[in-house]
Molecule: transfer RNA
Organism: Pirellulaceae bacterium
RNA sequence: GCCCCGAUAGCUCAGCUGGAUAGAGCAAUUGACUUCUAAUCAGUAGGUCGCAGGUUCGAAUCCUGCUCGGGGUA
Numbered sequence: 001g002c003c004c005c006g007a008u009a010g011c012u013c014a015g016c017u018g019g020a021u022a023g024a025g026c027a028a029u030u031g032a033c034u035u036c037u038a039a040u041c042a043g044u045a046g047g048u049c050g051c052a053g054g055u056u057c058g059a060a061u062c063c064u065g066c067u068c069g070g071g072g073u074a
Stems, first nucleotide, its partner, number of pairs: 001073007010026004019057001028044005050066005
């Protein structure tokens, strides 16, 4: 250089056959319970879906370029 895979919440990931308000677990936080802590239960907050452009009525999802990470190849 070329080819392949990945980037979604603080962390680990799902969703990718274009269409409901973008989700789960853990973590954080508030309350209940408890003498206190833990555990348990009920809530809350947290996201420009790596960046830019394109296609479309509509894009996390399709196309193009770029960035970063991983793997392969002479």